A computed fold for a 338-nucleotide part of an RNA from a Candidatus Peregrinibacteria bacterium, annotated as large-subunit ribosomal RNA, domain IV.
It matches the Rfam family "Bacterial large subunit ribosomal RNA". Rfam links the family to the GO terms ribosome and structural constituent of ribosome.
The coordinates come from a structure-prediction model, not an experiment, and the mean pLDDT is 84.
[in-house]
Context: one part of a larger RNA
RNA sequence: UUGCGCUCAAGGAACUCGGCAAAAAAGCAUCCGUAACUUCGGGAUAAGGAUCGCUUCUGCCCUUUUGAUUCAUCAGGAGGUUGGAAGCCGCAGCGAAAGAGCCCGGGCGACUGUUUACCAAAAACACAGGUCUCUGCUAAGUCAUAACGACGAUGUAUAGGGGCUGACCCCUGCCCAGUGCCAGAAGGUUAAGAGGAGGAGUUCACGCUCCGAAUCGAAGCCCUGGUGAACGGCGGCCGUAACUAUAACGGUCCUAAGGUAGCGAAAUUCCUUGUCGGGUAAGUUCCGACCCGCACGAAUGGGGUAACGGUCUGGGCACUGUCUCGAGCGCGAGCCCG
Numbered sequence: 001u002u003g004c005g006c007u008c009a010a011g012g013a014a015c016u017c018g019g020c021a022a023a024a025a026a027g028c029a030u031c032c033g034u035a036a037c038u039u040c041g042g043g044a045u046a047a048g049g050a051u052c053g054c055u056u057c058u059g060c061c062c063u064u065u066u067g068a069u070u071c072a073u074c075a076g077g078a079g080g081u082u083g084g085a086a087g088c089c090g091c092a093g094c095g096a097a098a099g100a101g102c103c104c105g106g107g108c109g110a111c112u113g114u115u116u117a118c119c120a121a122a123a124a125c126a127c128a129g130g131u132c133u134c135u136g137c138u139a140a141g142u143c144a145u146a147a148c149g150a151c152g153a154u155g156u157a158u159a160g161g162g163g164c165u166g167a168c169c170c171c172u173g174c175c176c177a178g179u180g181c182c183a184g185a186a187g188g189u190u191a192a193g194a195g196g197a198g199g200a201g202u203u204c205a206c207g208c209u210c211c212g213a214a215u216c217g218a219a220g221c222c223c224u225g226g227u228g229a230a231c232g233g234c235g236g237c238c239g240u241a242a243c244u245a246u247a248a249c250g251g252u253c254c255u256a257a258g259g260u261a262g263c264g265a266a267a268u269u270c271c272u273u274g275u276c277g278g279g280u281a282a283g284u285u286c287c288g289a290c291c292c293g294c295a296c297g298a299a300u301g302g303g304g305u306a307a308c309g310g311u312c313u314g315g316g317c318a319c320u321g322u323c324u325c326g327a328g329c330g331c332g333a334g335c336c337c338g
Stems, first nucleotide, its partner, number of pairs: 001333008010324002014322001019319001029051004037042001039167001053088006059081001061080008089093001101317007108309002113125002129165007141151003168304004173234003178231002180227005187222003193216002198211005235253005262296001263293001274290005
């Protein structure tokens, strides 16, 4: 100096990014008593409070045993007891060990689960539930083969596959112009093929060999519609009210349509420590509001939500060597000597 284990006056988080670590507390025994909120199950061991040993006496009840007898009781002994009283001892009676610290507010995720084997356990994944879509059975889809084959499934649309969302509650607005998907016995375009007007080579000729216009030819594309819990998107400028300010109102340009409900300085807010209120003596965090949303917004779901969480975040009680501020002890190591 350091690892581990202990103790400490007064103070008690002043430490620190942060009570990290440590300490403390209560210990699902009995009795009392328990709030908001709630999906009426919970929240709850909420919180908070009291009691707990031993001896003797006594009450009640139970078990067992002995004796007496009028056979149902009486008397006595032993054991149990969640009743009561008196007494006894200690600092201390769940006397050791083991065995939740608690409360209040908010974010996220409903929950129990799952995960980066060896730096991440989470607000990520999954999840019941919701919804869209495909699939009529040799199903769709998947694995694989030259082929047969297998799973799906010894299932059959209340089934199976795929996508998105993610309990529950209240909801889920507008845009189909682009892209995708679906539908469309018309029309346009369109390959091979069919067709063969016409032409060429060769030839005395018959022929043979070529080129080849109309016309008829699928899907696709064009075209006509539909479709958003499909990919996605959801404006600008100017003016206006009898203080000022603001603009319910008007004008104009553009668009497929110009963001509805709800929420909002938010896991989203740059300016920003926004402004106001609360909490503190003092608060870039936190909570409640406001709305000027740089750049929320409705299943890439929006807003709530009891319960739950090795989650993130703010506050408080208790408690402490975290600290003011350090000191000491024990067991080791380092270091020195042998």